[in-house]
RNA sequence: CUUUAGGAGAGCUCGAUCCUGGCUCAGAAUAAACGCUGGCGAUAUGCAUAACACAUGCUAGUCAAAUUUUUAGUUGUUUUAAAACAAUGGCGAACAGGUGAGUAAUACAUGAGAACCAUCCCUUGGGAAGGAAAUAUCAAUUGGAAACUUUUGUUAAUAUCCUAUAAAAAAAAAAGGAGGAAUCCACCCUUUGUUGGGCUCAUGCUUGAUUAGCUGGUUUGUGGGGUAAAGGCCUACAAAGGCGACGAUCAAUAGUUGGUCUGAUAGGAUGAUCAGCCACACUGGUACUGAGACAAGGACCAGACUCCUAUGGGAGGCAGCAGUGGGGAAUAUUUCGCAAUGGGCAAAAGCCUGACGAAGCAAUAUUGCAUGAAGGUAGAAGGCCGAAGGUCGUAAACUUCUUUUAUUGGAGAAGAAAGAAAAAAAGACGUUAUCUAAUGAAUAAGCAUUGGCUAACUCUGUGCCAGCAGCCGCGGUAAAACAGGGGAUGCAAGCGUUAUUCAGUUUUAUUGGGCAUAAAGUGUUUUUAGGUGGUUAAAUUAGUCUAUAAUAAAAAGUCGAAACGAAAUCUCGGACAUGUUUUAGAAACUAUUUAACUGGAGUACAAUAAAAUAAAGGUGGAGGGAAUUUAUAGUUGAGCGGUGAAAUGCGUAGAGAUUGUAAGGAACCCCGAAGGCAAAGGCACUCCACAGAAUUGUUACUAACACUGAAGAACGAAAGCUAGGGGAGCAAAUGGGAUUAGAUACCCCAGUAGUCUUAGCUGUAAACGAUGGAUACUAAGUCUUAUGUGUGGUUGGUCCACAUAAUACAUAGCUUAUGCAAAAAGUAUCCCGCCUGGGGAGUACGUUCGCAAGAAUGAAACUCAAAGGAAUUGACGGGGACCCACACAAGUGAUGGAGCAUGUAGUUUAAUUCGAUGCAAAGCGAAGAAUCUUACCAGGGCUUGAUGCCACAAACCCUUUCGAAAGGAAUUGGGUUUUUUUUCUUUCUUGAAUGUGGACACAGGUGGUGCAUGGCUGUCUUCAGUUCGUGCCGUAAGGUGUUGAGUUAAGUCUCAUAACGAACGCAACCCUCAUGCUCAGUUGCCUAAAAAUUAGGAACUCUGAACAGACAGUUUGGUCACACAAAAGGAAGGUGAGGACUACGUCAAGUCAUCAUGCUCCUUAUGCUCUGGGCUACAUACGUGCUACAAUGGAUAGUACAAAGAGUAGCGACUCCGCAAAGAUGGGCGAAACUAAAAAAUCUAUUCUAAGUUCUGAUUGCAAGCUGUAACUCGCCUGCAUGAAGUUGAAAUCACUAGUAAUCGCCGGUCAGCAAUACGGCGGUGAAUAAGUUACUGGGUCUUGUACACACUGCCCGUCACAUUAUGGGAGUAGGUUGUGCUUGAAGUUAAAAAAAAACAACAAGGGUAUGGCUAUCAACUGUAGUGAAGUCGUAACAAGGUAGCAGUACUGGAAGGUGCGGCUGGAUUAUACUCA
Repeated sequence: CUUUAGGAGAGCUCGAUCCUGGCUCAGAAUAAACGCUGGCGAUAUGCAUAACACAUGCUAGUCAAAUUUUUAGUUGUUUUAAAACAAUGGCGAACAGGUGAGUAAUACAUGAGAACCAUCCCUUGGGAAGGAAAUAUCAAUUGGAAACUUUUGUUAAUAUCCUAUAAAAAAAAAAGGAGGAAUCCACCCUUUGUUGGGCUCAUGCUUGAUUAGCUGGUUUGUGGGGUAAAGGCCUACAAAGGCGACGAUCAAUAGUUGGUCUGAUAGGAUGAUCAGCCACACUGGUACUGAGACAAGGACCAGACUCCUAUGGGAGGCAGCAGUGGGGAAUAUUUCGCAAUGGGCAAAAGCCUGACGAAGCAAUAUUGCAUGAAGGUAGAAGGCCGAAGGUCGUAAACUUCUUUUAUUGGAGAAGAAAGAAAAAAAGACGUUAUCUAAUGAAUAAGCAUUGGCUAACUCUGUGCCAGCAGCCGCGGUAAAACAGGGGAUGCAAGCGUUAUUCAGUUUUAUUGGGCAUAAAGUGUUUUUAGGUGGUUAAAUUAGUCUAUAAUAAAAAGUCGAAACGAAAUCUCGGACAUGUUUUAGAAACUAUUUAACUGGAGUACAAUAAAAUAAAGGUGGAGGGAAUUUAUAGUUGAGCGGUGAAAUGCGUAGAGAUUGUAAGGAACCCCGAAGGCAAAGGCACUCCACAGAAUUGUUACUAACACUGAAGAACGAAAGCUAGGGGAGCAAAUGGGAUUAGAUACCCCAGUAGUCUUAGCUGUAAACGAUGGAUACUAAGUCUUAUGUGUGGUUGGUCCACAUAAUACAUAGCUUAUGCAAAAAGUAUCCCGCCUGGGGAGUACGUUCGCAAGAAUGAAACUCAAAGGAAUUGACGGGGACCCACACAAGUGAUGGAGCAUGUAGUUUAAUUCGAUGCAAAGCGAAGAAUCUUACCAGGGCUUGAUGCCACAAACCCUUUCGAAAGGAAUUGGGUUUUUUUUCUUUCUUGAAUGUGGACACAGGUGGUGCAUGGCUGUCUUCAGUUCGUGCCGUAAGGUGUUGAGUUAAGUCUCAUAACGAACGCAACCCUCAUGCUCAGUUGCCUAAAAAUUAGGAACUCUGAACAGACAGUUUGGUCACACAAAAGGAAGGUGAGGACUACGUCAAGUCAUCAUGCUCCUUAUGCUCUGGGCUACAUACGUGCUACAAUGGAUAGUACAAAGAGUAGCGACUCCGCAAAGAUGGGCGAAACUAAAAAAUCUAUUCUAAGUUCUGAUUGCAAGCUGUAACUCGCCUGCAUGAAGUUGAAAUCACUAGUAAUCGCCGGUCAGCAAUACGGCGGUGAAUAAGUUACUGGGUCUUGUACACACUGCCCGUCACAUUAUGGGAGUAGGUUGUGCUUGAAGUUAAAAAAAAACAACAAGGGUAUGGCUAUCAACUGUAGUGAAGUCGUAACAAGGUAGCAGUACUGGAAGGUGCGGCUGGAUUAUACUCA
């Protein structure tokens, strides 16, 4: 000095995880629009839509110094001076201004080039002589409504013409004006330059192949014509070319560039304003004039439209500036000025200029400023939340201060440089910017958001409604997500929404992605073009590299400065502009050429032999045996066959079985293997022939001949098609039989195409290693198999080494993981194919191929926020293994049938209160419904009704009356007590109670929500499980521990072990029972003959307190160990028996009616109270029980032995009475004392004798008793009488393993009484069977599959029906655009004659007609797909999904689907055999 300043992520698939993959968000921007709001400036910007139509005004004139005339003034006339304009003439009008329709190349961008032109301007040298005839204006005049126009006459020029200059050919000039003059301006020829324009070439420049062939002046040449100029630009002749997969032609879309927006870059999108180029000017065509036009404010013609008209004919072109209508979400004033800049004319003054300079309108954008500053807590009032209190909030009020801005007044610019002799004038903006004075906080804040992404939280209302939403999603009574309030957050004169672009998105990947399983390797091979390519040397220099020159407009962007006070803005200077081209050089690499090489590739050969070696490689031919079937001939004689079980079927007309013989077709047992061969498909009896590929060995040869491979070509399982053969078995379709709710299936009996062959077609498969081909490299680490070789070792088996091929494991590495791992999915190179969210769809349309079936190519609309891969934890399986349990088995007894009791459902009812509903509701809450209970119903009543506060008060008892009672009313009726003020208490102040009255808070609710809750409970489950810390493994979810081998009742214990420890559970600790000992003895026990209000005793029983005892401790067997089995001893033996005790969790399980409680609802009632009724109803169904059906029994008589519990509002003895229930009386007992109390089954004796009975005991009648206010609805008991069903119970189901089941009685709670046969306890008598298993049920552990995770009551497929959306076909309908043929044909141009005019000819816009292509609209009817809270039919798939599934193909069926054929594993289960370790 140069270069560099730059890259962020998040949400959504899942129970959770990691990937793949899409959708969405945060950023920036805009010529924007919309909603709410709005103080001031500066600077920019402002019809994106209808290139739609336009009223009105303005946007191009100027020159009198080119010419004639006229007017005014002056003058006698001529001349002179000044001004104006019609006409002729000159220059300009081709610029400036607008727009983007067309145009995919006659465009544009960049860079080159040769065959050209030029007004004005600059420059060189010259020239400008002599004549002539007209004409406009003007004067008169014709026609016409007008536009305009006819005829006659007059006149000038820098207008026009002729001659000369002017020569070999050809062409060809001139003009003057102003001035007193110098001179100036203008003119003609020639020369140069600048600048501008015309033409050519190269490169670049959108999409589509479902557009593949296009082209006839087309491509080229020669002659001619034409042009300013090259050229098929035009023409005659000749040739047959030219363009195209490096995308022609056709179609669609589009002005292009500098730039603009975005982006880290590379890129992507875009082409307003400003600037360059192009194109256009109502639509189409045409030329004229001119230096320049095929001309925006010129001409002619045609067409559409509008206007005028006297209907004869005329006029017009805002995509100039304003403006109008229209369209649209949407875009401004019919302003001022030529003062500046620029342009036209002129000698000049000057004139003209909607270019331009300015102002106006618009928050459209960028940028700047303000809406006040300091103090101020009773932290005011008020709002919001709220228990206290907090917050809005120093915020306000209030005090002091300032004046940008605002209002009013005053001053007031630059914009017009400098010089020359003097004088004068000129500013639209604009009494603007700016400066200054006065007044006074005075004039000035909104918008959006507030569930996460994303900064910011609460209340009320609403109740899957109303609504929100960018994605995920929110809302079904406690919504931080809706609406409103308050608070908060963000930005701020704006804020938010919508639309569009880029980014994020490495989500098209050049930088910078992938293809085993997620989307993705063509079925395989071969080959053309193309791409890529071994070693050595030389040459060349196309690529490449270095330097040089030109260009890449300005503006913009970037850096540095300057000017507006700063900013935006604007000015100056630098660098940049990665590009294209020129020139010079370098020679490593690529390329080209030349000469060599052998390593890649290829060829030949096979040594002693007919022969190197191995092989299901291919094609053709020949041969073989076993078996099936059929036929035939015997033997035999009733079944055979088939299945889960059957049937159809075959069979006495002789099946089947068995023996002999024959026919025919198809396929080839064992060997056989993870084995071999082949490009893939695929290939298997034996032999022969033909030709193919590979390997090994050794020596020669060729000399890069190689790799890949779009298009093309060939091959290509099975099924299928055409034609001809063949046909044994098997077997789609089809028929029949079964199964089933059905069974168009699975199973069975038959059976046709087909399967086989010849000649063709088809061209697809899970055509798979789901892995393209080639080459090289990386522990070739550990094996195995096949083939060959070795002049390696060895007697040999065999071992070793090398090459090729196949297979299993594994390190590094890679991978989301699973896994791959020298046969890579590792590390690299080359080439091809393919992918870019799911569905729609491999569908539609079009095209190619095919006989057809179909194959190949291959979209869109619409719709969803996922679809998907791998792995994890669970759950599940009509998966597997192991284990346990009265789970089953083995037994015993029941239920289910009867009657009754009781509960439930249902029904009924004024009410039949409520809850509980599979196991885990139903003799449950309820351990007692006549009233009460009671919550229900009918009717009658009460309304501060509990508590608190205030005030007042003679109190109590009786009475009368209404009433069902509650309650109300009356009292000059009575009684008692006490007397000065109700009663009780008292420390004499008060306190408490009762009653009445009052005010305010409120009480009350068995009203709702158990899906708002606490607490409590059930269940799996007394099942053995559930977890944690640290460590280790894995990207992670998670795993390990807790698994394995044994064992146990047990995650109990032991051993092994990347785990080591620990917690909650198990067990134990607690209680009861069983034994003993010690201590203690009343009411118990013993003794005293009996008896005992007594006395004595403490051995036993008993009672109850403490202790002991049991631990696999000992022995034997057995084990590494822990266990386990047996035995001994012992009251008890392996948990001694029973109870209590229930881990983490599951079921939104149950309970708001035990209680508590949030929210909500009722408040003269959903509260409180009274009477009566109901909860007890009764066709029926279900559950749980009792009693029975009898002889193992009933009845009668007699008789023995318990335990536990209860009792003073109680248990109640003895005695008497009654048939009895009961009654009368009331000894004793607050209980080891008294009482209920009798235990019963049992036992003894008698009777009944198989019967609906001397069984049973429901129902009903009469009579009686008890409790209670009350026994009708609706209690219990007693006696007499009555005497129902029922003779052991279908399917099915329940309980129980020892003092258990079964059976027998006893007691208690609740309770006035009792519907108790219930529930909870107690004892008496007292069995049978198993010591096994996993088939059923349930549970636990491990493993496996999974499309399930609300977890199989899961998920999920298709038809049909309904609604809706999109789309294909569609008889036809009606547009646009374009090609071709024929016809007609305006203006105009061209050609021929000296000139002019007319006619003819050629070309020619447009019109008519015929026929094609492309494209969009509508459409009866019809096909398909998508979407949709609860429709129908089935259940195809996911587990072995109940017939394993899938894809190809064919047939078939309401539908999913089924079946045949060959194929795949992306199939579970089994593992005796086999392989490896």
Small-subunit ribosomal RNA from Thismia panamensis, 1477 nucleotides, folded computationally. The gene name in the source record is rrn16. RNAcentral holds the sequence, with entries from ENA and SILVA. NCBI's taxonomy places the organism under Eukaryota, Streptophytina, Embryophyta, Liliopsida, Thismia.